[in-house]
């Protein structure tokens, strides 16, 4: 200087005017509710989204035991209320590197599949070498040669495929093979080092194709709906009337306990208020444990709360790109991202114009 | 606001890992047939199963993860 990786903040500013919607006070006004008054306060997101995962809350009698079943997670080892999430390690991959990506437990408990090709796809043999033999022919002194068969033995070579029985070389063999034996290559078991995943130039013993986002097996976890959950206020005969099951129901079974409801029809009424609703695993600072993730103490702070759904609309001047004109100063137009709370945290995942910091690498020059 | 459930030609819709260049059916184009229609035959009509990654030798089919379409669910206080 290019050029890459990593993670971290920002997501227009400022003023007038005119509205929404929450709230303190203070004024009116009341039995209570309240108000068209006036003077403050507070009002979208980093994703408010997607509803993928994990909670809290609330209801359903789920709650005793015991088998089964469906579902989710999957390397360790910490972090948390919890996770499928961070945060560090391993191990495999991939970069020149910095750094990334990995649903990453087991295929040596068993099934099941491997489609076409191909001899064979987990059990074999198509060509093919190897030996043994039967007829025929040729040759003949003997060994021999060709030709069609029939018996055994091997799996090197070849063919085929995504994949072929662990490479490779050498030894033996009638030809061959891990059959042997160097050297690699992997699997298990010991010793050793790590808390562990796992490492090992150690010693042994093996050489058993892939596939678990196929059933499976192992460990671990899980009851169900969801805030339109649920409760609480005023009226009417109105949570009403009938029916059907109750040997039913209460998400599988099996024992024990406990409860009364289930579901279908017919009429009626109301589209109201309030609570849950916003102080929370909450922010901000400053110390402090920890290599992080996160965690402790101490102060100090309150930060939308809508219910057809508020959080705007104009005007002005600034910024920030982009086009066009100008000699220049400047002027003229366009753009300004994704997107908008609805009980509420904690994460993933999507989307997002532009701007800003910083660790790192790698190449190139220069001193 | 919560919760399910689908997506395969223009329409309906079968295929649930493999010889798939995706069955059929209704339309649609072109052709034989016919004086000229109809009706009948016979041919084409999916560069790939909403879209993007991932397991696999291989994906419409299994797994993430967007995108859209449908259905349900409010109160008797």
């Nucleotide at each position: 200087u290019g050029g890459g990786u990593a993670g971290a903040u920002u997501g227009g500013g400022c003023g007038g005017c005119c509205g929404c919607u929450c709230u303190g006070g203070c004024g009116c006004a009341u039995u209570g509710a309240g108000c068209a008054g006036c003077c403050g306060g507070g009002g979208a997101g980093g994703a408010a989204a997607g509803u993928c995962c994990g909670a809290g809350c609330u209801c359903c009698u789920c709650c005793g035991g015991g088998c089964a079943a469906a579902g989710g997670u999957g390397c360790u080892g910490g972090g948390u209320a919890a996770c499928a999430c961070c945060c560090a390690g391993g191990c495999g991959g991939g970069g020149c590197a910095a750094c990334c990506c990995g649903a990453u437990a087991g295929a040596a408990a068993g099934u099941g599949c491997c489609a076409c090709a191909g001899a064979a796809a987990c059990a074999u043999a198509c060509c093919g070498c190897c030996u043994c033999u039967g007829c025929g022919g040729c040759a003949a002194a003997u060994g021999g040669c060709c030709g069609c068969g029939g018996g055994g033995g091997c799996a090197a070579g070849g063919u085929u495929g995504a994949a072929a029985u662990c490479g490779u070389g050498a030894g033996g063999u009638a030809a061959g093979g891990g059959c042997u034996c160097a050297c690699g290559g992997c699997u298990c078991c010991u010793g050793c080092g790590g808390u562990g995943a796992c490492g090992u130039u150690a010693g042994g013993a093996g050489u058993g194709g892939g596939u678990a986002a196929a059933c499976c097996u192992c460990a671990c976890c899980u009851g169900g709906a969801g805030c339109a959950a649920g409760g609480c206020c005023u009226a009417a005969u109105a949570g009403g009337g009938g029916g059907a099951c109750u040997a039913a129901g209460g998400c599988g079974c099996c024992c024990g306990g406990c409860c009364u409801g289930u579901c279908c029809c017919c009429g009626g009424g109301u589209u109201g208020g309030c609570c849950g609703c916003u102080u929370g695993a909450g922010c901000c600072u400053g110390c402090u444990g920890g290599a992080a993730a996160c965690g402790g103490c101490a102060g100090g702070c309150c930060c939308a709360g809508a219910u057809a759904g508020a959080u705007g609309g104009u005007c002005g001047c600034c910024g920030u790109u982009c086009g066009c004109c100008u000699c220049a100063g400047g002027g003229c137009g366009g753009a300004u991202a994704c997107a908008g709370a609805a009980c509420u945290c904690g994460g993933c995942u999507u989307a997002c114009a532009g701007a800003u910091c910083u660790g790192c690498c790698c190449a190139g020059u220069c001193u | 606001g919560g919760c399910g459930a689908c997506g395969u030609a223009g329409c309906c819709a079968a295929g649930u890992g493999g010889u798939c260049u995706a069955a059929g059916g209704c339309g649609g184009a072109g052709g034989u047939c016919u004086g000229c229609a109809a009706a009948a035959c016979c041919u084409c009509u999916a560069u790939u199963c909403g879209g993007c990654g991932g397991u696999u030798c291989g994906a419409a089919u299994c797994c993430g993860c967007c995108c859209g379409u449908c259905g349900c669910c409010u109160c008797c206080a």
About this RNA: Model confidence (mean pLDDT): 77 of 100. Two RNAs folded together computationally: RNase P RNA and transfer RNA, 444 nucleotides in total. It holds a member of the Rfam family "Bacterial RNase P class A". It is annotated as a ribozyme.